[in-house]
Parts: sequence; C1' cells; structure tokens
RNA sequence: ACAGUCUACUAGACGAUCGCCUCACGUUAGCGUGAGGAGGAAAGUCCGGGCAGCGUAGGGCGCGACAGUCGCUAACGGCGACCAGAGGUGACUCUAGGGAAAGUGCCACAGAAACAAAACCGCUCACUUUGUGAGUAAGGGUGAAACGAGUGGGGUAAGAGCCCACAGCGUCGCGCGGUGACGCGCGGAGAAGGUAAACCCUGUCGGCUGCAAGGAGGUCUGCAUUAAAGAGUUGCCCGCUCGCAGGCCGAUACCCGCUUGAUUAUGCCAGCAAUGACAUAACUAGAUAGAUGAUCGUCCUCGACAGAACCCGGCUUACGGUAGGCUGUAACC
Repeated sequence: ACAGUCUACUAGACGAUCGCCUCACGUUAGCGUGAGGAGGAAAGUCCGGGCAGCGUAGGGCGCGACAGUCGCUAACGGCGACCAGAGGUGACUCUAGGGAAAGUGCCACAGAAACAAAACCGCUCACUUUGUGAGUAAGGGUGAAACGAGUGGGGUAAGAGCCCACAGCGUCGCGCGGUGACGCGCGGAGAAGGUAAACCCUGUCGGCUGCAAGGAGGUCUGCAUUAAAGAGUUGCCCGCUCGCAGGCCGAUACCCGCUUGAUUAUGCCAGCAAUGACAUAACUAGAUAGAUGAUCGUCCUCGACAGAACCCGGCUUACGGUAGGCUGUAACC
C1' cells in the first nucleotide's frame, strides 16, 4: 500500500427571528415570562416481561415454542464464556447442536437392486456350446447416497471381517483431568445406510385477551325461580360461575391510566465475560387529530436511514461518517 476480519464512537456546529406541544409562575383571562421537547434504530410488531381485565385460571386432551454445557437475567426463543462439528492460509466466522438401537413413512432420475433382501457387466464352477443353472458384493457401471472397517497377508474353484496383524469407527466399562458439555489413556464385546426443517418419542416452558386493556354502577316492575335449555370462562371435555326482559336514575372522556423507571450519569468493587453490589448526583417528550417546524446569517469534512402514542429487555431489518485492534500478501528501509 492493497485485500480482509473484529470492535468502539458519532449522527453537522453556532447565532438571530417567527411558530407548535407540555410544565411552573404571574395575570387585566386576552396573554406574558421562564424551563423542557424523538432514535440508534423511535421501524418490523418477531420473542420475553411489567401492567390491566377476564366470577382465581383446578384437572385431562389437544396445540405451540424451544433443545450441547455452565452461567447471566424480572423473563426470554436473548446474552456471555466454554465444548463438539463445519468453513477459511489466517485474523475469524457459522451451526435448523436431544433421539435413526421404540415404531411408521420416505429416499426423485438413473440403476439389477435404495435397505435384511437383491447378480446388469465381470469373476469362478458345472452342464453345455455361445446359452442355462449355481456360487460370488473383491472389481466395473448408475446414482446425492450401493450394503457401509482401510491397508497388507492368509484363505478359496472364484470371493467375502471368512480368518489374522496394524490402523480407524461408534458403543460399554475402568482410570486420570474438568463444576459440566467433553478430553486423554487402557480394556471388553461389536458392525446398527441416510432422513426427525417427515410423522413420532423424550425433556422444559406456555391459562386467555391486549392501553381501542381497564377505570360505574344503582334502583323499580313483569316473568321464571328444582331441573333442562341458554350465557360466560380457553381450541375441546370435565369442573367453576351466572336467571331473563323492560323502565328510571347516575357516569360517559378535550378526564384518569400516562410516564420516577428491572431509569440515567459518574465513581468504585466482584467477575475472563454477560452481569451484579455499593456510593453520589439527576429528572430527561407525554400529545389525543395528535407538538418537536420554518426562514435568514456564518463556518466545516456539506450531513445517510429515518418521526415517540402504556412501559421496559432483546432480536431482525434500513443507513452516512470516523477511529482503533488483529490477519494475509507484496515492496522498501
């Protein structure tokens, strides 16, 4: 220098004028003064939690999500560290990472055959003459995958873990290391094709509905008043709860919920880290047709993606710029 990889930070600055929303104070009720006023993703609404209601939500079935280990967290399908496997020269990255020895299904095309039974070619033997029968899964061919332990030797008519030696594989047992997944070593018996993002099995978790949640009901009359029917509660069943209809009064929202919260900043301690403890300080949008804008001036590196609607933690997606660590290659000193 080029190529790559992993992180962190930032989100034009300053001034003036005119507006908009909220709060406080003042007020002659017109308004005035002061303070504050979008994001790292406010987005997608995918996952989790708070909060709220459902007549407390108990049992069974079903359904859905998740799946290495240890930890973090309010919780999670998230995050951290590690293990195993895969990719890369490397920095590093990715994993849809329980079970295929419970059972069932499937494995296109090609091929003889797609999984316990098979012989297309070849090889061997026999009969016999260019065919038939038997043996053979070592060789060829087809295919994503071919019977599933490689090399050498023995063996045989020809062959084959059929037998032997060494190497490999998963599994079981023991020992050592590790909290653990797992790793290393020794030994025994062994030969089970793939697919679970096919059904299924195992384990864990989940009651339903979402701020348009929810915040208000009382009383009178008639009918019924056991059961049945019906309604509500969860997709279904059990269980649980509830009479039905009409009239009157009240409430009705430009209100509350609504923003002080698993909050923010700084310091310090524990931890590899995620994260947590402690101390100090701060209050930082809250509308309800929905504010956060416009103009002018100066400067610069000339500014991307994009606008809160109950709140919070994540994930995913969109996107301009800056800086740093590390890796590879080449050249020069």
Predicted 3D model of a 333-nucleotide RNA (Bacterial RNase P class A). The prediction has a mean pLDDT of 76. Rfam family: Bacterial RNase P class A. The family's RNA type in Rfam is ribozyme. The model forms 99% of the base pairs in the Rfam consensus.